A computed fold for a 122-nucleotide RNA from a mouse gut metagenome, annotated as FMN riboswitch aptamer (RFN element). Model confidence (mean pLDDT): 83 of 100. Its Rfam family is "FMN riboswitch aptamer (RFN element)". About the family: The RFN element is a highly conserved domain that is found frequently in the 5'-untranslated regions of prokaryotic mRNAs that encode for flavin mononucleotide (FMN) biosynthesis and transport proteins.

C1' cells in the first nucleotide's frame, strides 16, 4: 500500500390505566483511544442529526454514495497511594433519529446498515 476478521449492553416486580417493557417506584446497562493506576460523566473519536457541496439514478418530487461545516449528554465529596474526576466508600447524574392503543437509553424500525478503533495475512 493492498487485503481479511473482529467490532454496543439493558424492562426484571409491583402500581395506575381501556391501553404503557414508553408514566410512578424499585431494578437494570455503559461503544474506541488516551491518562503517572482500572473512566458512560477527564480530554478526544465514532455513530445519529441537521446544513451545504459534489457524482449516480430520475420528467419531477425524491432518493443513494462521498466531502466539508454545525450539532453532539452526564460527577461531586471523602479515602489509600509517587500517582486515580479512572480503584474504594457514599450520595448524584447522562442517554440520537422515526415509530407506538399512552410520554421509550432498556421495545420494534432504518441496521444482515455504518464506524471510531482493534488484530491477522501479503
Nucleotide at each position: 500500500u493492498u487485503u481479511c476478521u473482529u467490532g454496543g449492553g439493558g424492562c426484571g416486580a409491583g402500581g395506575u390505566g381501556c391501553a404503557a417493557u414508553u408514566c410512578c417506584u424499585c431494578a437494570c446497562c455503559g461503544g474506541c483511544g488516551g491518562u503517572u493506576a482500572c473512566a458512560g460523566u477527564c480530554c478526544g473519536c465514532g455513530a445519529a442529526c441537521g446544513u451545504c457541496g459534489c457524482a449516480a439514478a430520475u420528467c419531477u418530487u425524491u432518493c443513494u454514495g462521498c466531502g466539508a461545516c454545525g450539532c453532539c449528554g452526564a460527577g461531586c465529596a471523602g479515602g489509600u497511594g509517587a500517582a486515580a474526576u479512572u480503584c474504594c466508600u457514599g450520595c448524584g447524574c447522562c442517554g440520537a433519529c422515526g415509530g407506538u392503543u399512552a410520554c421509550a437509553g432498556u421495545c420494534c424500525g432504518g441496521a444482515u446498515g455504518a464506524u471510531a478503533a482493534a488484530g491477522g495475512a501479503a